The RNA shown here (small-subunit ribosomal RNA) has 1495 nucleotides and comes from a Parvibaculaceae bacterium. Model confidence (mean pLDDT): 84 of 100. The organism belongs to Parvibaculaceae, within Bacteria. RNAcentral holds the sequence, with entries from ENA and SILVA. Rfam family: Bacterial small subunit ribosomal RNA.
[in-house]
RNA sequence: AACUUGAGAGUUUGAUCCUGGCUCAGAACGAACGCUGGCGGCAGGCCUAACACAUGCAAGUCGAACGCCGACGCACCUUCGGGUGUUUAGGAGUGGCAGACGGGUGAGUAACGCGUGGGAACCUACCUUUAGGUACGGAAUAACGCAGGGAAACUUGUGCUAAUACCGUAUGAUCCCUUCGGGGCAAAGAUUUAUCGCCUAAAGAUGGGCCCGCGUUAGAUUAGCUAGUUGGUGAGGUAAUGGCUCACCAAGGCGACGAUCUAUAGCUGGUUUGAGAGGAUGAUCAGCCACACUGGAACUGAGACACGGUCCAGACUCCUACGGGAGGCAGCAGUGGGGAAUCUUGCACAAUGGGCGAAAGCCUGAUGCAGCCAUGCCGCGUGAGUGAAGAAGGCCUUAGGGUUGUAAAGCUCUUUCGCUAGGGAUGAUAAUGACAGUACCUAGUAAAGAAGUUCCGGCUAACUCCGUGCCAGCAGCCGCGGUAAUACGGAGGGAACUAGCGUUGUUCGGAAUUACUGGGCGUAAAGCGCGCGUAGGCGGACCAAUCAGUCAGAGGUGAAAUCCCGGGGCUUAACCUCGGAACUGCCUUUGAUACUGUUGGUCUAGAGUUCGAGAGAGGUAAGUGGAAUUCCCAGUGUAGAGGUGAAAUUCGUAGAUAUUGGGAAGAACACCAGUGGCGAAGGCGGCUUACUGGCUCGAUACUGACGCUGAGGUGCGAAAGCGUGGGGAGCAAACAGGAUUAGAUACCCUGGUAGUCCACGCCGUAAACGAUGGAUGCUAGUUGUCAGCAAGUAUACUUGUUGGUGACGCAGCUAACGCAUUAAGCAUCCCGCCUGGGGAGUACGGUCGCAAGAUUAAAACUCAAAGGAAUUGACGGGGGCCCGCACAAGCGGUGGAGCAUGUGGUUUAAUUCGAAGCAACGCGCAGAACCUUACCAACCCUUGACAUACCUGUCGCGGUUACCAGAGAUGGUUUCCUUCAGUUCGGCUGGACAGGAUACAGGUGUUGCAUGGCUGUCGUCAGCUCGUGUCGUGAGAUGUUGGGUUAAGUCCCGCAACGAGCGCAACCCUCGCCUUUAGUUGCCAGCAUUUAGUUGGGCACUCUAGAGGGACUGCCGGUGAUAAGCCGGAGGAAGGUGGGGAUGACGUCAAGUCCUCAUGGCCCUUAUGGGUUGGGCUACACACGUGCUACAAUGGCGGCGACAGAGGGCAGCGACCCCGCGAGGGUGAGCAAAUCUCCAAAAGCCGUCUCAGUUCGGAUUGUUCUCUGCAACUCGAGAGCAUGAAGUUGGAAUCGCUAGUAAUCGCAGAACAGCAUGCUGCGGUGAAUACGUUCCCGGGCCUUGUACACACCGCCCGUCACAUCAUGGGAGUUGGCUUUACCCGAAGGUAGUGCGCUAACCGCAAGGAGGCAGCUAACCACGGUGAGGUCAGCGACUGGGAUGAAGUCGUAACAAGGUAGCCCUAGGGGAACCUGGGGCUGGAUCACCUCCUUU
Repeated sequence: AACUUGAGAGUUUGAUCCUGGCUCAGAACGAACGCUGGCGGCAGGCCUAACACAUGCAAGUCGAACGCCGACGCACCUUCGGGUGUUUAGGAGUGGCAGACGGGUGAGUAACGCGUGGGAACCUACCUUUAGGUACGGAAUAACGCAGGGAAACUUGUGCUAAUACCGUAUGAUCCCUUCGGGGCAAAGAUUUAUCGCCUAAAGAUGGGCCCGCGUUAGAUUAGCUAGUUGGUGAGGUAAUGGCUCACCAAGGCGACGAUCUAUAGCUGGUUUGAGAGGAUGAUCAGCCACACUGGAACUGAGACACGGUCCAGACUCCUACGGGAGGCAGCAGUGGGGAAUCUUGCACAAUGGGCGAAAGCCUGAUGCAGCCAUGCCGCGUGAGUGAAGAAGGCCUUAGGGUUGUAAAGCUCUUUCGCUAGGGAUGAUAAUGACAGUACCUAGUAAAGAAGUUCCGGCUAACUCCGUGCCAGCAGCCGCGGUAAUACGGAGGGAACUAGCGUUGUUCGGAAUUACUGGGCGUAAAGCGCGCGUAGGCGGACCAAUCAGUCAGAGGUGAAAUCCCGGGGCUUAACCUCGGAACUGCCUUUGAUACUGUUGGUCUAGAGUUCGAGAGAGGUAAGUGGAAUUCCCAGUGUAGAGGUGAAAUUCGUAGAUAUUGGGAAGAACACCAGUGGCGAAGGCGGCUUACUGGCUCGAUACUGACGCUGAGGUGCGAAAGCGUGGGGAGCAAACAGGAUUAGAUACCCUGGUAGUCCACGCCGUAAACGAUGGAUGCUAGUUGUCAGCAAGUAUACUUGUUGGUGACGCAGCUAACGCAUUAAGCAUCCCGCCUGGGGAGUACGGUCGCAAGAUUAAAACUCAAAGGAAUUGACGGGGGCCCGCACAAGCGGUGGAGCAUGUGGUUUAAUUCGAAGCAACGCGCAGAACCUUACCAACCCUUGACAUACCUGUCGCGGUUACCAGAGAUGGUUUCCUUCAGUUCGGCUGGACAGGAUACAGGUGUUGCAUGGCUGUCGUCAGCUCGUGUCGUGAGAUGUUGGGUUAAGUCCCGCAACGAGCGCAACCCUCGCCUUUAGUUGCCAGCAUUUAGUUGGGCACUCUAGAGGGACUGCCGGUGAUAAGCCGGAGGAAGGUGGGGAUGACGUCAAGUCCUCAUGGCCCUUAUGGGUUGGGCUACACACGUGCUACAAUGGCGGCGACAGAGGGCAGCGACCCCGCGAGGGUGAGCAAAUCUCCAAAAGCCGUCUCAGUUCGGAUUGUUCUCUGCAACUCGAGAGCAUGAAGUUGGAAUCGCUAGUAAUCGCAGAACAGCAUGCUGCGGUGAAUACGUUCCCGGGCCUUGUACACACCGCCCGUCACAUCAUGGGAGUUGGCUUUACCCGAAGGUAGUGCGCUAACCGCAAGGAGGCAGCUAACCACGGUGAGGUCAGCGACUGGGAUGAAGUCGUAACAAGGUAGCCCUAGGGGAACCUGGGGCUGGAUCACCUCCUUU
């Protein structure tokens, strides 16, 4: 000193909070795979087939127990052939000890197997200590010899021999037995002088056997199991207890605290993760157990039922001469096989340890080492310093540059590792070294030999370009990819880790997501439908005892290793090592006694009993009453009734409906009636009686904790349904008919059967709901109501109190909504239930039921959500208020006709393109004969019709005449005019043209869904927001809502808001009145003058155009709240924004436009560019839009002839005059305009026509002309003459307009050569109507519901069809496991038998004792037969389920979802579903009732 210890993120939504799952970041591994790979140290290395194994090795040793054989030596002898002795190496055998250790594996085992702590009835070779002994004898046998059998393995007979082999006798105890007298049991020697042995006994140590408490996986869809089973007595057996075994007796034993069965599994120290508690795991190391080819068995031994022993059975392999034999790597290496996957047939006994031996020593795949493998942990290196021309190259670029990057090169330096060479340990303090010439040290060598992997959308550190184009692909989750991909692939750059990196798999964590620590159940998943009650759990007050729980001390144990702390050793670290701490546990013991328990005693506050009152649709049974419906009879009476949105089916002249009287039957009980009452819930309603349960209040006495809850159990339990028997009025599933409808198996209507009713018996479920289990205590109030009681009195109230039943509300709680003394608050006790959505409350199995079905209750598979509450919107066939030519009231149209014009369609070589509900369609186009023109055909050009840059040439260019070819573009020739500017005088500069080459030009090609700009629309609607503050966990709310008012979010008042911005209004233009200034081209009152304001004159008036004034609800009255305002009035040219215009908030529609313009990307480049001619955009069975002209008399025609405004005009307007019937022509005055001109205004007035297809209407056509223009054929406009179509006021439907408006009438302008029924303006004449806001459409505000948010053109359900996947049933079939009955009965031990055999002892002998073989019996492995149980595989066919961009049918649900929805139940139907019965609100809207709050 052994301590410091706890992180979150992504994903449900438009957004929010919550619930809840999925996923990620961390650590670990006996790992494997992909890419890559320099060195060393330390560790680790068949997790799968306890599959099969070739070969070698893994257990021997002792001559100091014994006999025999015996090479080489040595000595002696020798007949030289050899012999003897000795010494041993070596060999097999007898004998001893060890082969029960060491080593391997985890199949079996859910067990006293293991762990931990105890216990008594035991054994223990070798070892230690102590005491004693070690005497005398005997008989065999292997080896060996001889003779046999056999292929072999091996074996038979006979003969000899030794011992520490075997046997007997003696002795003998503190040893054993005992009836206490006694009886019984041993030994081995060796060699030499010192030891080693041997025997008996006692004790120790070590090791082992046995018993017990506690702990030790999952399943109840396994609930009952057990006959040696449980116990006793006796006996046997064992080292020892014991049903361990046997006989007899008894009937026990185990089990909901989970027996039995099934599945899985060696257990532990530990390992890993975790803050911990826990979870997962049991490789290496260590302890225990089990096993050794599979099954059984014993022998030997101190120890085994024995891995490298024996016997038997079985499977397999091998040898064989076919007669028989041999074998067991889960020892070390190694082989095959299996598998994603796991090493050398190495060295050595040098060390440590083991066996034997006195020892030397021998043996030892234990062990020590080496080899292979990045399998892991740890350490080191692949260089260091300097170096900016910021090199080259790469990549990007806004083309300037940036980045790679001090990086490289270059210069200077170092040498770890590696390599070469030299020296050279510790491990053995004498000898002996496999490792190994290793570790280490020194010298040399040259930057020399040594870097990869994954990632870069968020989580999560790290970004650009190119390619691709919902393809290819990525992906842990969310999700990327459909032409500008930081998400795919490549590249450059970057981030992270590093000799590794990434992926996959598994475990823990995060996950408080099983919650002991540490969760929940009103609406998210979750309270049993409700009682009674067993076991169990929990339990009031006081006293005493006890000490089981509890607390404290001590002792024992908790193996070592590991983890942690402090040291030490390898250069460091990993690693190794020493000491400590810890091991949270168990046992024993001592103490404490508050609490809990237990025991005893006492109490009354809980609970109950008694007495007296009270209320009540509480229950059961019997009786009884009136109203109504229907039916029957009779009367009156006549044509309809009934029913509906409207109808029909139906009933009725055979008399209905209606009405009157009488009768019958069944069912239900109006009013009272009430968020009133009663009951545990379901539920209960006329009245009376009988029986009966519970509750409340008041009072006294009694019992004395008798209580609460309640798994199983048991009872009750709406409606529907079932069985039997009744009953049947009304209603009414099914069914029939009529309607509705595209259909209508429905909603509506007419009928109608089960059923509804009664009795008895089943069923046992509901949104059985307060979606809220029961009990007890505590915690502000206010106010109704029901049933009592008490007090005060004012006789009807007040106050208090108990019990029920409501509303509001504080604290507190809640995700919010909300709950709030009737808790969803604060606490305690007990029970039930939940753990993502779907599959599914389904399948299988069990139980119950007559059935319907109920109850218990999964899995595969699939999704990343499903869900709750609240918010903002949007929407509603929801509600309220308000507005608008929205409707209504009116006027005039469109839709019918002809024509014009645009569009669709069709056609075409082309009919260019765009616009598409409102908000495309007389739109782009304010004007297509050519041009325009973008389209088509044909013919031409290719640096181009146009721009910039380069080179060469020329000095121009341009205009003009004429000719040729051609359709023209274009090409060729030609006449004439002209002969660039600056200059430093240089082809020097600029400019122009021609030619050439390359960059490039060009594109009305594409994408308006890449864009800018512009525009439409909601909508000139009154809205849209912000700051600060406040409220809410938050999204958000408030302000902006409310009461009034307005055209208006306009203004006023109120208010947790106070202010502000963009919008509204105003400011701007114009029209209407006045004043003033100024009078030309305007005007003319008065004066003069004229054909004429023509002229003089004048500027009063008109007018023009500048500046001002004027109108503000300012004044009065009423009303309103004393406000804002509204109504009326006065004055005024004008009155309540005076009329009109310009002005268009935040935003919506991926609205429109790439063909106005601009522009990113893509595409074309002798063409998708450019030019020309001709054609087309003008087509025409048809359909639609917008217009014009009409259909006539409010009119046509003819005549007469008055009054505007605004605008235009020089390539122009064009007067007067002349010609023409006319369009027009000729001429050309005046005018760049208040001067001239277009310019005539038209509707009007008068006359005529008289209701006709016309004197209406003018299409169409013929013909003759005019004008413009290069040119009117396709394809212009106009005029004259002639022709004279449809059309007689327009179906359904639909449009515009509220006053100088509609209607009607003409005039002008733009663009334009010409072309107007279109468009934009101008004036003339000039109405009708608006009660009003129910309805249609659009909009605004508030509120409500929502399963919508791409926002109702939304969402979404089910059948059917197709594809894929998993799964249930299924005639059967295949296999595993297991139970039970019977048969067979190897080896083996036991028992019996043993006249076949027999050495030791006894006996003189015969013989005996004892023993062996053999035989018999029960037990028993394998095997066989039969009957079950259970699990799994396959299975024709079949059921539902899940999933799948664009299939079919409908539209069930979400809004009142268009019939409110849902639950249980029954019937029906293609399907969602419909209908009946009962229930619920988790139903909108309106009305009523009740209650509450404030005053």